[in-house]
C1' cells in the first nucleotide's frame, strides 16, 4: 500500500470479488509435552440425585439412643455409671435483602456523565453524652388426648428467656408555643434560650480487675430512595397523542418530594428539534477493526439494572415487594388409601430434549473474602485447585555436526546424453530438551491460639520472643542421575490475483471454482503420481465484524451526456446576512474538581529459567461539572450608516396577459351561369368521383378555423408558452434623474398558484385536418407505412386532470477571474444639416476563444472557472417507478415507493476498425460497345448422387468438379474376395543356437507360398575364429490407420490491389494520432506543393529473363551475294562474311528535344526525329495480412492407435457401375461450308531398349527389310487454314457423324469385365439452343494446323510453338469487386453482425385471492381468588385501667373499595395457509414475425 473482472483496445463511473486483523466459535484430515485463559450463544424448555446458609448452650426451658462397664434378674428384662448437658427438635437473637446465576423484560431518568437532596433513610461498625430501676401476664419444646394415607392438625396441661406488656426515671428526642442570633435563599435551614404535653431499657460470661451487650440522643463512615442537565437503535409505506391527561386548592398517603392517591375547580399538556405507535435491544467500563474519524459488538472480567415456572399479592425486616420464604389464581409435573397434598437448578455438579455446537453427578476450606460465635470453632459448589475439550495465546521439542572421482538403491521425468528427489539416506561421530526410569524436594504459612516480654489511661490496640498445630493442589514445580536418536508431523496449495511445474488418466464426462473462468484428445485449473510453495501441533473450510470501500464522503463523493437539478413560481418555519458600542450564551484560555478498578500505552523497572502471565511507576481517557479570564468569531441587548433591497419622477422596447369588436387571402359546401368526358391519386394502381353534368371557370352567398408577406440563434414571460387589426383593463422589464425609506435581504422543507398536447364532465360549435373505423393497394403475411374516405377530438365557455425528451437534459441569489465579432433595448460623448459614421456606459441575447475546468467530448463574464450561502437530487443492472399501503382523482391514472429473485456487470466518454438499402473522389473486360462461346444435341472427362462384396482416397462459393492424376488392362492400387507369410518386402544393435549362402532340380498349388532332393564358403596352432545363413530373445521394423483444428515445408486466394509498417519529434491522461491527412498528380504511398513533422523499412517502379532496330565479335552441322566446279533439279563442292541466321558482346528510349497547358512545379496534351514514345510487348517477381483456406495419400513431423496385423505378398476384382443431376472442354448443325484434285509457307520442339530415311507388301492401320543420326549435319515432318480448279445448292443433304454389325493392325505375359488404331457396311441426337451465364482492349479475340512432357500401349486432358488475323471502348447512371477521405453505429466471431416482444415447456420467488388458522393490542361489559386499606364486629379476647359490674385495647367473621386470571362482544395491526388468478425471473440450438441499432429500409425517442 492496492490487486482482478465490463472493452477489439482506452480513459473514466460504477458494482462484484480478493490479499489482512479478529472470534465463547463449528465441521474436514491430523496430533507429542508444558504453562496461562477460557468453555451451553440454540430452549428464560423440563428436570432425577447430591450438595450450595447457616451460627450461637457465654440469651432460654427441656434432653435422647445405640455402644460400653458394673449391679440385680423370675432370663422377658431391669437399674447405676459412662456415652452427654453430646445429638436432634423447641423458644429467642444475628444472618438469611450478602455471594453466586440468567438477560426473558426493558426504548426506561435503566444506563453513562455531571450535578442536587434546605425533599429522605441508613442493622451491624467507629467517636461522643446520658442510662440500665422495679413489676407482670403468657407461650413454643415436653406430657396426655384426638384426627388424617399422607402433608399436617386440634384439644387440654406445665415451663423459661436478651421472647412479650405495663410503670418509674427523662441526659436527650419528638409535638405545641413562641424570643434571640446566624446562614443561605424555591422561602426556608440551622442554633441558643422559656414553657406545656410525649416518649427508654436485658441480660450473659467471669476468681478479681473486666468484658459482650441492652436503651436513648448526636455525630461520622458506609450503604441506598428521590430529582435534575446531558447523551443514548431502526421504521413518517407510524402524523397527530393524552382525562388522573396538565396545573391548583383540600385531605390521605410515603423514610422522603411529587397526580403518589382522592374530592373540588380550571382546561390544559406534548408533537416535524418527530410526540404517538410499530420493530428491535439488558446499559456500561470495555473488545474487534481502523491510520485516524468512525463501524460493529456488549462472552469471559468489573459496575449499574431487571428477572428467579406465568402472573398478582401484601407480610416481616435496618433493608425485600425476598432464586434455594409466605398467600392465591394458571399451567405443567410428582405422591395418594381420591379425601388431599408436595415441587420450581437463569446456583455447583449432572439428565433428558431442540442443536453444527460447550466439561467432572471431583477435592479441600489449606490461602482470599463471607455470616455466626467472646473464643475455640462451625458453615460457604463463593473461592482455592485439581479433571476433561489443540476452543484460544505463549514456549518447547520431534535431533546436531560430518558424509559424493559410485551423486547407491528406489521412485518421477527424459531431447535416452541427463535430470530430480538428494548431503536427503546409508555410513561416522556429537548431544541429551521433552516423554520414560530411579533419587532428592520446594515456596505458597501469616494470622489466630497458649505463655512471657515491651509499650500502653499499666485499657485496648500495636511490637518482640517463644510453644504446640495445620497443605486440597501434591510427592506437584524444581534438582540430580540412568539409557538412548531412541517415542513424537501434518494440513493446505502450485491458471492469474498469489509464493510454487512436470507426467499420466479423463474428454463439455467425471468434476473444479472466492472473482475472472476450466473441462467438447496433447488440461501447469478435473483425479492420480512425483516435484514444489507456505504454514506447521496443527492446517484448512464453512460462519461473522471491521478493514480494504473516499462504495454514505464530518475526516472525504458528487448531479450538461455515467444514478442524481423538483416543470415553473410565490412564500411560512428553518438556515445564511453590514458598522461602532455593551454583555459574555456559545467559543478560546488557566485553575480545582471528577472521569472506580481491570483494561490499553509507555518503561535500561520487577517476579514466574523466556513467554504468555502476574506485579510496580507513568502516561492517556468526558460535547462533564465548578471557578478566574480573553472579547476576534457566532449570539443577544441598544445605537449609527447607505452601498444591498425598495419607493418616488421622467421617458422607453415588446406576438407579456384578460376581455370586446373589427379584417382580408384560403379551404370547404350552397346557388346560379360558361362548358364536357373525365377528374382525382400513386413507384405503378385501384377503391373514390363524373353524362342526374363533376373536374375546370365566373359570379353571389354561407360557416368555421388559421393569420402568408414583414419574420430575424429577433422580441416579451418564472415556466408552460405567446404572431393579423383596433380599443378597454391589466403584470413585468429597461434607461435616465435626482430625491426618500434604512437591511425592510438571499434562499426556501411543508403549504399555495400557474403548469404544453393527450384526456374527463356539462353546454355550444364542427370549415380543414384527423386516433378509431371502413375500403383500395403493398406484401409470403401487412390488424402497418401508400390512396380514397372518415368519427371522437381539434375551436368556445366553465370545471377536472398535473403529466411530457415539462431541455439548455445545466436549482436559485451574489462576488470575482483576457479578449474578439455580430444582433435587440436605452443614455451619454463627439460630430453634424440630420434620427448617418465613430467611441463610451448599462441590460438582453448569439458565435469564436485565454488562463482555468473536465474523464473526455466539451464549458469558458449567459460557466460546467474560482468561492460564499440556501434548497432539491444520487449511491450497480435487472425486478419496476412494479407490489402493498396511504393521499389526491368523475374515471383514466397521478404522487409517495419497497422486497424476494436474479446478473458480473448494466454504463459515459473517446479510438481503431468492420459494415450501412450515408456521402464524395477513383480504378478495374465491372458495366457499357463489340467479338466469339456455356446453358439445347451427341459422346468424352470431372463431380454429386445412387448402387456395390469393393466402386480406395483427397479437393466443394469466388479460390472444389479434363483438380491431386504429365497418361488405373496386370503393376500402378491405397478398395473387396479369396489364398499365404508374422523379426517380416528394406536398414540396423546386443545375447544364445545352427549350419554356409548363392545356385540348380523336382512335387503341389491360381500364384504367393509350403515341402522335398542336389550342393557345399574363407581362415586355423584343428579348440577355433570371421563373413553370411536360419531360429530363439530382446530392443526394434512396418502402417496412404486418426488428427491439416497439435505442426514445418509448398500451394491457393484477396491481388500485381498500392497499399503495409517502423524510429525520432510532437499532440493526447490514454487507446492512439501525426507522418501516411489536404491541393495537383500518376498504371503506383508514381512525383510536386504545402503541412508538426523529419527521416527510414517491406511493397510499386527499376535492376533479371525474352522479343521488337542497329552496330561488333565469331563463321560449323548454319547461310550462298559475287568467282569457279558439278548436276535434270538441289550450298551438291572449291571457297566467302557480303546477306540471312546463330550466340556473345554493345548501342538505343530519357518526356531527353519543341510547343502549349499548369503553380515557374509535378505532370498531362500535341508536334518533330526514331525501329520502337510516354511502363514499347511478354515473362519472372506476390508486402504487412486475412480465410483455424487446402495438403499428415508428395516428404518431413509431435501425439494418439495398431503388432500372427490397420503390416506383407500373391490370384481375381473394384477404382470404367447408371434411373438421375452439374461442371469443363471437344464434334457439330453447314456454302464464310462439306468433298476431290492440284500447289504455298512455319516456328519450336523430341529422339539409341529412340527418332527412322529408303525399298518391298498391305486399300489401310501397319509388316519385311534396311541408310543415316548421341543431332544447326540424319530422322520424327506432308504443316494445317490459304491459293488455283472442280463438285455439291439449302435437304437433316455429299451437312453431322454417335451407334451398332464385320474384318483387321499394334503394343502388350495378357486388350472379356477395360486400350489405341484401320478398313467395309450402318448413319442416331442435332437445322444456333429457355431462364440465366463466360471468355476477350491486338498481333488479343476468333480461327488454323504443329511438337513436347507422362508414356510398352492409350490426349477432345495439360504444357507449348507458330500461320491466318478482327470489331468495339460514348462513358462511369447502374451490376460485382477494390482503393482514399468522411459519416453514423447498440457491430468487434465484427451485417452471414446484434437484438426485440407473444406463445409453447421446465424450474423458482413474489403479488392478489372466497376463506381459514394463529399472534398481538384497543375498546366496552361481565366476573372477581389472595391480599391491602375502609367499615362493621351482637361472636371471642392473658398482661393495662376497673367501683370488679365492666372498660380501654385486640381478634375471628360480615360488608365495601382496588384488582390478576377468566369470560362475552367488537375493533386495529402483524404472521403462516390457499382452489384460483396475475405479472416477473431463470433456462438447450423450440415456433411466428422484424420493432431497435446504419437514413435499420416509415429517422428515433418521451408523455
Nucleotide at each position: 500500500a492496492g490487486g482482478g473482472u465490463u472493452u477489439g483496445a482506452u480513459c473514466c463511473u460504477g458494482g462484484c470479488u480478493c490479499a489482512g486483523a479478529a472470534c465463547g466459535a463449528a465441521c474436514g484430515c491430523u496430533g507429542g509435552c508444558g504453562g496461562c485463559g477460557u468453555g451451553g450463544a440454540u430452549u428464560a424448555g423440563g428436570c432425577a440425585u447430591g450438595c450450595a446458609a447457616g451460627u450461637c448452650g457465654a440469651g432460654c426451658g427441656a434432653g435422647a439412643a445405640a455402644g460400653c462397664a458394673c449391679c440385680c434378674u423370675u432370663c422377658g428384662g431391669g437399674g447405676u455409671g459412662u456415652g452427654a448437658g453430646u445429638a436432634a427438635a423447641g423458644c429467642g437473637g444475628c444472618g438469611a435483602a450478602c455471594u453466586g446465576g440468567u438477560g426473558a423484560g426493558u426504548a426506561a431518568c435503566a444506563g453513562g456523565u455531571g450535578g442536587g437532596u434546605a425533599a429522605c433513610g441508613u442493622g451491624c461498625c467507629c467517636u461522643g453524652a446520658a442510662g440500665u430501676g422495679g413489676g407482670g401476664g403468657a407461650u413454643a419444646a415436653c406430657c396426655a388426648g384426638a384426627g388424617g394415607a399422607a402433608a399436617c392438625u386440634c384439644u387440654g396441661g406445665c415451663u423459661a428467656a436478651u421472647a412479650c406488656c405495663g410503670c418509674a426515671u427523662g441526659u436527650g428526642g419528638c409535638c405545641c408555643u413562641g424570643u434571640g442570633g446566624a446562614c443561605c435563599u424555591a422561602g426556608g435551614u440551622c442554633c441558643a434560650a422559656u414553657g406545656g404535653g410525649u416518649u427508654a431499657a436485658a441480660g450473659g460470661u467471669u476468681u478479681c480487675g473486666a468484658u459482650c451487650g441492652c436503651u436513648u440522643c448526636a455525630g461520622g463512615a458506609u450503604c441506598g430512595g428521590c430529582c435534575c442537565g446531558u447523551c443514548c437503535c431502526c421504521g413518517a409505506u407510524u402524523a397527530g397523542c393524552u382525562u388522573g391527561u396538565u396545573g391548583g386548592u383540600g385531605a390521605g398517603g410515603u423514610a422522603a418530594c411529587g397526580g403518589c392517591u382522592u374530592a373540588c375547580c380550571a382546561a390544559g399538556g406534548c408533537g416535524a428539534c418527530g410526540a404517538u405507535c410499530g420493530g428491535u435491544a439488558g446499559c456500561u467500563g470495555g473488545u474487534c477493526u481502523g491510520a485516524g474519524a468512525g463501524g460493529a459488538u456488549g462472552g469471559u472480567c468489573a459496575g449499574c439494572c431487571a428477572c428467579a415456572c406465568u402472573g398478582g399479592g401484601a407480610c416481616u425486616g435496618a433493608g425485600a415487594u425476598a432464586c434455594g420464604g409466605c398467600c392465591c389464581a394458571g399451567a405443567c409435573u410428582c405422591c395418594u388409601a381420591c379425601g388431599g397434598g408436595g415441587g420450581g437448578c437463569a446456583g455447583c455438579a449432572g439428565u433428558c430434549u431442540a442443536g453444527a455446537g460447550g466439561c467432572u453427578u471431583c477435592g479441600g476450606c489449606a490461602a482470599u473474602g463471607g455470616g455466626g460465635g467472646a473464643a475455640a470453632c462451625c458453615c460457604u459448589g463463593a473461592c482455592c485447585g485439581a479433571g476433561c475439550g489443540a476452543c484460544g495465546c505463549c514456549g518447547c521439542g520431534u535431533g546436531c555436526g560430518g558424509g559424493a572421482u559410485u551423486g547407491a538403491a528406489g521412485g518421477c521425468u527424459u531431447u535416452c546424453g541427463g535430470g530430480u528427489c538428494g548431503u536427503a539416506a546409508a555410513c561416522c561421530g556429537c548431544u541429551g530438551u521433552c516423554a520414560g526410569g530411579a533419587g532428592g524436594g520446594a515456596a505458597g504459612a501469616a494470622u489466630g491460639c497458649c505463655c512471657c516480654g515491651a509499650u500502653g489511661g499499666u485499657g485496648a490496640a500495636u511490637c518482640g520472643g517463644g510453644g504446640a498445630g495445620a497443605g486440597a493442589c501434591g510427592g506437584u514445580a524444581c534438582c540430580u542421575c540412568c539409557a538412548g536418536a531412541g517415542g513424537a508431523a501434518g494440513c493446505c496449495c502450485c491458471g492469474g490475483c498469489u509464493a510454487a511445474c512436470u507426467c499420466c488418466g479423463u474428454g463439455c464426462c467425471a468434476g473444479c471454482a472466492g472473482c475472472c473462468g476450466c473441462g467438447g484428445u496433447a488440461a501447469u485449473a478435473c483425479g492420480g503420481g512425483g516435484g514444489g510453495g507456505g504454514c506447521a501441533a496443527g492446517c484448512g473450510u464453512u460462519g461473522u465484524u471491521c478493514g480494504g470501500a473516499u462504495u454514505u464522503a464530518c475526516u472525504g463523493g458528487g448531479c450538461g451526456u455515467a444514478a442524481a437539478g423538483a416543470g415553473u413560481g410565490c412564500g411560512u418555519a428553518g438556515g445564511c446576512g453590514c458598522c461602532g458600542c455593551g454583555c459574555a450564551a456559545g467559543u478560546c484560555u488557566g485553575g480545582u474538581g471528577u472521569g472506580a478498578a481491570a483494561a490499553c500505552u509507555u518503561c535500561a523497572c520487577c517476579g514466574c529459567u523466556u513467554a504468555a502471565c502476574g506485579g510496580g511507576a507513568a502516561g492517556a481517557c468526558g460535547u462533564c461539572a465548578c471557578u478566574g479570564g480573553a472579547a476576534a468569531c457566532u449570539g443577544c441587548g441598544g445605537g449609527a450608516c447607505u452601498u444591498g433591497a425598495g419607493c418616488a419622477u421622467g421617458g422607453u422596447a415588446g406576438a407579456g396577459g384578460u376581455a370586446a369588436g373589427c379584417g382580408g387571402a384560403a379551404u370547404u359546401c350552397c346557388u346560379g351561369g360558361u362548358g364536357u368526358a373525365g377528374c382525382g391519386g400513386u413507384g405503378g394502381a385501384a377503391u373514390g368521383u363524373g353524362u342526374a353534368g363533376a373536374u375546370a371557370u365566373c359570379a353571389g352567398g354561407a360557416a368555421g378555423a388559421a393569420c402568408a408577406c414583414c419574420g430575424g440563434u429577433g422580441g416579451c414571460g418564472a415556466a408552460g408558452g405567446c404572431g393579423g387589426c383596433u380599443u378597454a383593463c391589466u403584470g413585468g422589464g429597461c434607461c435616465a434623474u435626482u430625491g426618500c425609506u434604512g437591511a425592510c435581504g438571499c434562499u426556501g422543507a411543508g403549504g399555495c398558484a400557474c403548469g404544453a398536447a393527450a384526456g374527463c364532465g356539462u353546454g355550444g360549435g364542427g370549415a380543414g385536418c384527423a386516433a378509431a373505423c371502413a375500403g383500395g393497394a403493398u406484401u409470403a403475411g401487412a390488424u402497418a407505412c401508400c390512396c380514397u374516405g372518415g368519427u371522437a377530438g381539434u375551436c368556445c365557455a366553465c370545471g377536472c386532470u398535473g403529466u411530457a425528451a415539462a431541455c439548455g437534459g445545466u436549482g436559485c441569489g451574489c462576488a470575482c477571474u483576457a479578449g474578439g465579432u455580430g444582433u435587440g433595448g436605452g443614455g451619454g460623448g463627439u460630430a453634424u444639416c440630420g434620427a448617418c459614421c465613430c467611441c463610451c456606459c448599462c441590460u438582453g441575447u448569439g458565435c469564436c476563444g485565454a488562463a482555468g475546468u473536465u474523464a473526455a467530448c466539451a464549458c469558458a463574464u449567459u460557466a460546467a472557472g474560482u468561492g460564499c450561502g440556501c434548497c432539491g437530487c444520487c449511491u450497480g443492472g435487472g425486478g419496476a417507478g412494479u407490489a402493498c399501503g396511504a393521499c389526491c382523482g368523475c374515471a383514466a391514472g397521478g404522487u409517495u415507493g419497497a422486497a424476494a429473485c436474479u446478473c458480473a456487470a448494466a454504463g459515459g466518454a473517446a479510438u481503431u476498425g468492420a459494415c450501412g438499402g450515408g456521402g464524395g473522389c477513383c480504378c478495374g473486360c465491372a458495366c457499357a460497345a463489340g467479338c466469339g462461346g456455356u446453358g439445347g444435341a451427341g459422346g468424352a472427362u470431372g463431380u454429386u448422387g445412387u448402387u456395390u462384396a469393393a466402386u480406395u482416397c483427397g479437393a466443394c462459393g469466388c479460390a472444389a468438379c479434363g483438380c491431386g492424376a504429365a497418361g488405373a488392362a496386370c503393376c500402378u492400387u491405397a478398395c473387396c474376395u479369396g489364398g499365404g507369410c508374422u523379426u517380416g518386402a528394406a536398414c540396423c544393435g546386443c545375447g544364445g543356437c545352427u549350419u554356409a549362402c548363392a545356385a540348380g532340380g523336382g512335387g503341389u498349388g491360381a500364384a504367393a507360398g509350403c515341402c522335398c532332393c542336389u550342393g557345399g564358403c574363407c581362415u586355423u596352432u584343428c579348440g577355433g575364429g570371421g563373413a553370411g545363413u536360419g531360429c530363439c530373445g530382446u530392443a526394434g521394423a512396418g502402417g496412404u490407420g486418426c488428427u491439416g483444428c497439435a505442426u514445418g515445408g509448398c500451394u491457393g486466394u484477396c491481388g500485381u490491389c498500392a497499399g503495409c509498417u517502423c524510429g525520432u519529434g510532437u499532440c493526447g491522461u490514454g487507446a492512439g494520432a501525426u507522418g501516411u491527412u489536404g491541393g495537383g498528380u500518376u498504371a503506383a504511398g508514381u512525383c510536386c506543393c504545402g503541412c508538426a513533422a523529419c527521416g527510414a523499412g517491406c511493397g510499386c517502379a527499376a535492376c533479371c529473363c525474352u522479343u521488337g532496330u542497329c552496330g561488333u565479335u565469331a563463321g560449323u552441322u548454319g547461310c550462298c551475294a559475287g568467282c569457279g566446279c558439278g548436276u535434270c533439279a538441289u550450298g551438291g563442292c572449291g571457297g566467302g562474311g557480303a546477306c540471312u541466321c546463330u550466340a556473345g558482346c554493345g548501342a538505343g528510349a530519357c518526356c531527353g528535344c519543341c510547343g502549349g497547358u499548369g503553380u515557374u512545379a509535378a505532370a498531362c496534351c500535341g508536334g518533330a526525329g526514331g525501329a520502337a514514345g510516354g511502363u514499347g510487348g511478354g515473362g519472372a517477381u506476390g508486402a504487412c495480412g486475412u480465410c483455424a483456406a487446402g495438403u499428415c495419400c508428395u516428404c518431413a513431423u509431435g501425439g494418439c492407435c495398431u503388432u500372427u496385423a490397420u503390416a506383407u505378398c500373391c490370384a481375381g476384382g473394384g477404382c470404367u457401375a447408371c434411373a438421375c443431376a452439374c461442371g469443363u472442354a471437344c464434334u457439330a448443325c453447314a456454302a464464310u461450308g462439306g468433298c476431290a484434285g492440284g500447289u504455298a509457307c512455319a516456328a519450336a520442339g523430341g529422339g539409341c531398349a529412340g527418332c527412322c530415311a529408303c525399298u518391298u507388301c498391305g486399300c489401310g492401320a501397319g509388316a519385311a527389310g534396311g541408310c543415316g543420326c548421341u543431332a544447326a549435319u540424319c530422322c520424327c515432318a506432308u504443316a494445317a487454314a490459304g491459293c488455283c480448279u472442280g463438285u455439291c445448292u439449302c435437304a437433316g443433304u455429299c451437312c453431322g457423324g454417335a451407334u451398332c454389325g464385320g474384318a483387321g493392325u499394334c503394343u502388350g505375359c495378357a486388350a472379356c469385365u477395360c486400350g489405341a488404331c484401320u478398313c467395309c457396311g450402318u448413319g442416331a441426337a442435332g437445322u444456333u439452343g429457355g431462364a440465366a451465364u463466360c471468355g476477350c482492349u491486338a498481333g488479343u479475340a476468333a480461327u488454323c494446323g504443329u511438337g513436347g512432357a507422362u508414356c510398352a500401349g492409350c490426349a477432345u486432358g495439360c504444357c507449348a510453338c507458330g500461320g491466318u488475323g478482327a470489331a468495339u471502348a460514348c462513358g462511369u447512371u447502374c451490376c460485382c469487386g477494390g482503393g482514399c477521405c468522411u459519416u453514423g453505429u447498440a457491430c468487434a466471431c465484427a451485417c452471414c453482425g446484434c437484438c426485440c416482444g407473444u406463445c409453447a415447456c421446465a424450474c423458482c420467488a413474489c403479488g392478489g385471492g372466497a376463506g381459514u388458522u394463529g399472534g398481538u393490542u384497543g375498546u366496552a361489559c361481565c366476573a372477581g381468588a389472595a391480599g391491602c386499606g375502609g367499615u362493621u364486629g351482637a361472636g371471642c379476647u392473658a398482661a393495662c385501667c376497673u367501683u370488679c359490674g365492666g372498660g380501654a385495647g385486640g381478634c375471628a367473621g360480615g360488608c365495601c373499595g382496588c384488582c390478576a386470571a377468566g369470560g362475552u362482544a367488537u375493533g386495529g395491526c402483524u404472521g403462516g395457509u390457499a382452489a384460483c388468478u396475475g405479472g416477473g425471473g431463470u433456462g438447450a440450438a423450440g415456433u411466428c414475425g422484424u420493432a431497435a441499432c446504419a437514413a435499420g429500409g416509415u429517422a428515433g425517442c418521451c408523455g